A computed fold for an 87-nucleotide RNA from a Planctomycetota bacterium, annotated as transfer RNA.

RNA sequence: GUCGGCGUGGCGGAAUAGGCAGACGCUGGAGACUUAAAAUCUCCUCCCCGUAAGGGGGUGAGGGUUCGAGUCCCUCCGCCGACACCA
Numbered sequence: 001g002u003c004g005g006c007g008u009g010g011c012g013g014a015a016u017a018g019g020c021a022g023a024c025g026c027u028g029g030a031g032a033c034u035u036a037a038a039a040u041c042u043c044c045u046c047c048c049c050g051u052a053a054g055g056g057g058g059u060g061a062g063g064g065u066u067c068g069a070g071u072c073c074c075u076c077c078g079c080c081g082a083c084a085c086c087a
Base pairs, nucleotide, nucleotide: 001083002082003081004080005079006078007077010026011025012024019067028044029043030042031041032040046057047056048055049054060076061075062074063073064072
């Protein structure tokens, strides 16, 4: 350089003939139980604003298509693999 695969919260990892992003698990927080603790159970756990109800943003970056994009198209960045090049 060419071709292919991948990039999603604090971590692993889902959602693919385009339709509620983060299911499920881990970590963490709060509570219940207990004399106390462990275990167990319940709820919460992407970010911002808000006391709350609720609102806004977010799938590597930027654009495009579409009523609608994590998913399709283009350019770029990064990682991995194969091939090529290496006077």

It matches the Rfam family "tRNA". By type it is a transfer RNA. The source organism's lineage runs through Bacteria, Pseudomonadati and Planctomycetota.